[in-house]
Context: one part of a larger RNA
RNA sequence: GAUUGAACGCUGGCGGUAUGCUUAACACAUGCAAGUCGAACGGCAGCGCGGGGUAGCUUGCUACCCUGGCGGCGAGUGGCGGACGGGUGAGUAACGCGUGGGAAUCUGCCUGGUAGUGGGGGACAACAGCGGGAAACCGCUGCUAAUACCGCAUACGUCUUACGAGAGAAAGUGGGGGAUCUUCGGACCUCACGCUACCAGAUGAGCCCGCGUCGGAUUAGCUAGUUGGUGGGGUAAAGGCCCACCAAGGCGACGAUCCGUAGCUGGUCUGAGAGGACGACCAGCCACACUGGGACUGAGACACGGCCCAGACUCCUACGGGAGGCAGCAGUGGGGAAUAUUGGACAAUGGGGCAACCCUGAUCCAGCAAUACCGCGUGGGUGAAGAAGGCCUUCGGGUUGUAAAGCCCUUUCAGCAGGGAAGAAAAGCUUGAGGUUAAUACCUUUAAGUGCUGACGGUACCUGCUGAAGAAGCACCGGCUAACUCCGUGCCAGCAGCCGCGGUAAUACGGAGGGUGCAAGCGUUAAUC
Numbered sequence: 001g002a003u004u005g006a007a008c009g010c011u012g013g014c015g016g017u018a019u020g021c022u023u024a025a026c027a028c029a030u031g032c033a034a035g036u037c038g039a040a041c042g043g044c045a046g047c048g049c050g051g052g053g054u055a056g057c058u059u060g061c062u063a064c065c066c067u068g069g070c071g072g073c074g075a076g077u078g079g080c081g082g083a084c085g086g087g088u089g090a091g092u093a094a095c096g097c098g099u100g101g102g103a104a105u106c107u108g109c110c111u112g113g114u115a116g117u118g119g120g121g122g123a124c125a126a127c128a129g130c131g132g133g134a135a136a137c138c139g140c141u142g143c144u145a146a147u148a149c150c151g152c153a154u155a156c157g158u159c160u161u162a163c164g165a166g167a168g169a170a171a172g173u174g175g176g177g178g179a180u181c182u183u184c185g186g187a188c189c190u191c192a193c194g195c196u197a198c199c200a201g202a203u204g205a206g207c208c209c210g211c212g213u214c215g216g217a218u219u220a221g222c223u224a225g226u227u228g229g230u231g232g233g234g235u236a237a238a239g240g241c242c243c244a245c246c247a248a249g250g251c252g253a254c255g256a257u258c259c260g261u262a263g264c265u266g267g268u269c270u271g272a273g274a275g276g277a278c279g280a281c282c283a284g285c286c287a288c289a290c291u292g293g294g295a296c297u298g299a300g301a302c303a304c305g306g307c308c309c310a311g312a313c314u315c316c317u318a319c320g321g322g323a324g325g326c327a328g329c330a331g332u333g334g335g336g337a338a339u340a341u342u343g344g345a346c347a348a349u350g351g352g353g354c355a356a357c358c359c360u361g362a363u364c365c366a367g368c369a370a371u372a373c374c375g376c377g378u379g380g381g382u383g384a385a386g387a388a389g390g391c392c393u394u395c396g397g398g399u400u401g402u403a404a405a406g407c408c409c410u411u412u413c414a415g416c417a418g419g420g421a422a423g424a425a426a427a428g429c430u431u432g433a434g435g436u437u438a439a440u441a442c443c444u445u446u447a448a449g450u451g452c453u454g455a456c457g458g459u460a461c462c463u464g465c466u467g468a469a470g471a472a473g474c475a476c477c478g479g480c481u482a483a484c485u486c487c488g489u490g491c492c493a494g495c496a497g498c499c500g501c502g503g504u505a506a507u508a509c510g511g512a513g514g515g516u517g518c519a520a521g522c523g524u525u526a527a528u529c
Stems, first nucleotide, its partner, number of pairs: 001529004006525005013376006019369002021335001026333003030330003035080003040077002043073002047071003050067008087288003096213007105205002110201008118152001120150002127142006158165002172193006180187002214260003221251003226248008263285004267278004290311005313324004341366001343365003349362001350360004379409004389400004413470001415465005423456001428450008473518005478499003484513005494501002
């Protein structure tokens, strides 16, 4: 000099853009953060509509009861999603990360293609009844549906000595409809969304290897599934991954082992560069989710807001037993020099689920903070009687100083009033055309028209009004280092980054006047180059 996720002191007008627990991976009150689908299913607790009944009467209303018929829908079965998104950096010196390769693998949803979607069955929730428990919740009996579950048929793929062999799939729902049949439910046709098997793609993931990746030798030896083989088991998959047997190997001064420290990278800061230091925010990867262990489900987890066991802690209890996990967003206590609101909205972007739509503390916004960077303002011109006052003085004067006052202007920003974008494209509806089809239905694609949707928001921006009006401080002035005098003090009080100042004229302490440097900041401390 540059820099910072900074803190502290004094001071503080506005706006934009960023950033904001670096410490206790300490403990957490409260609310919210992952649901959705009735176009899978049986149903109907609540709301609304309709229908029926009874009663009151004002003869078309009110009250009550019944009724899944309809819109819908609590709880339940089922599907998809809760493995993404969000947080943190504890652990990890490792194929964890970076980079470049590899073969022995899987991949829901998505895309392209081929073939199929035939025929049956038995349950379990919900519900009803009974019972246990303080509760959490649980047990017994009985009924029932499905895109839930299980067989049968068929079989691309698998194995094979290529003849053949054995075990193997599936599910329907919704929209529309001319003829035919009908038990009046529908069958049937068609379209859409599904379902099953397989091939390929895309995406994502698992595994292996070369090289690189902090300090300590005051750590020199380490190793028994250890190193390799054979045979098996296991996995989606290679492999001591695991097991039996056999052999006795494997690593190490090119630093093994041990100890300490640490998430890694793109990058960030600094520097002419080489290098050094760092890894906040943003992005990629990894690891973790109260601590330790384990598996289940699933395409995917050994799963932050899932399960089981153990432990510590907290809470409830009728003492028998139960409940919980903010390193999600806010917020609280604590620790600390120190770090924000228990805010708004799904309008946009993105995610879950056919769609409508619902959910979304992701996200977009707002609030707080000079924490950082950038921009703007605190006025402009004129004005010498060089006013008054202050300070100094050799008492002549000098300086503050065109500074002020006065006169003439302007109105950015703030304030008040009015106008006013963009972020919005969709979805929906109507019409036309194409595709499909028996069909001018439906569905779907596309075009035109129409139409509605904004948290921010009293937005940005523009115009008008008012009046210089509301807006300057901080550090320093001995040398380094730009800037000097007076008074007070008297090795005292104090200053200090280094050299050093202070013991009676201190440009170095304290105050004043003046000056210098930066400026909504200025200094100090800490830290890196």